The prediction has a mean pLDDT of 84. Transfer RNA from a bacterium, 77 nucleotides, folded computationally. Rfam family: tRNA. Rfam classes the family as a transfer RNA.
[in-house]
RNA sequence: GGCGCGUUCGUCUAGAGGCCCAGGACGCCGCCCUUUCAAGGCGGAGAUCGGGGGUUCGAAUCCCCCACGCGCUACCA
Numbered sequence: 001g002g003c004g005c006g007u008u009c010g011u012c013u014a015g016a017g018g019c020c021c022a023g024g025a026c027g028c029c030g031c032c033c034u035u036u037c038a039a040g041g042c043g044g045a046g047a048u049c050g051g052g053g054g055u056u057c058g059a060a061u062c063c064c065c066c067a068c069g070c071g072c073u074a075c076c077a
Stems, first nucleotide, its partner, number of pairs: 001073007010026004018057001028044005050066005
């Protein structure tokens, strides 16, 4: 350099065009329970889906460019 894959709450993850102004677990906050703590129960906050553009009536989802990460490969002798 070429090719391929990946990027979603703090972390891990679901998601394959309309059921998603995005769900779950852990963590965090509040309340209940408990003599206290942990565990448990209930509730809450938390992601403009890496950035930009395009296609579409409609995009986390499809296409293009860029950034970052991973892998394969070539050149470099």